Description
This is a predicted structure of a 92-nucleotide RNA (c-di-GMP-I riboswitch aptamer) from a Chloroflexota bacterium. The coordinates come from a structure-prediction model, not an experiment, and the mean pLDDT is 89. Rfam family: c-di-GMP-I riboswitch aptamer. About the family: GEMM was predicted in a large-scale screen for bacterial structured RNA regulatory elements. NCBI's taxonomy places the organism under Bacteria, Bacillati, Chloroflexota.
RNA sequence: AUCCGAUAAAGGCAAACCCAGUGAAAGCUGGGGACGCAAAGCCAUGGGUCUAAUGCCACCUUCGUGGUGGCUAUGAUCGCCAGGCCGCCGAG
Numbered sequence: 001a002u003c004c005g006a007u008a009a010a011g012g013c014a015a016a017c018c019c020a021g022u023g024a025a026a027g028c029u030g031g032g033g034a035c036g037c038a039a040a041g042c043c044a045u046g047g048g049u050c051u052a053a054u055g056c057c058a059c060c061u062u063c064g065u066g067g068u069g070g071c072u073a074u075g076a077u078c079g080c081c082a083g084g085c086c087g088c089c090g091a092g
Base pairs, nucleotide, nucleotide: 003092004090005089012037013036017032018031019030020029021028022027035079041085042084043083045082046081047080048077049076050075055071056070057069058068059067060066
């Protein structure tokens, strides 16, 4: 240095849920809280997934700045997978 990840040590992060804020929603942020995590650090580049304000289409309509359904990412997720960047410790 590389691989690897120990019943090691020093530390780190924080799912569900609750409260507050924010957003059309998915979700995000802060506090509490720990299911887990060796990259659960960072980047939405590819795939997946979630959402559908907006737009388009269809139908309904009391014809309206109305309603319902389908599709739609430009939204979200790196704690779904892949890829990229960077990093603590050191039993083997």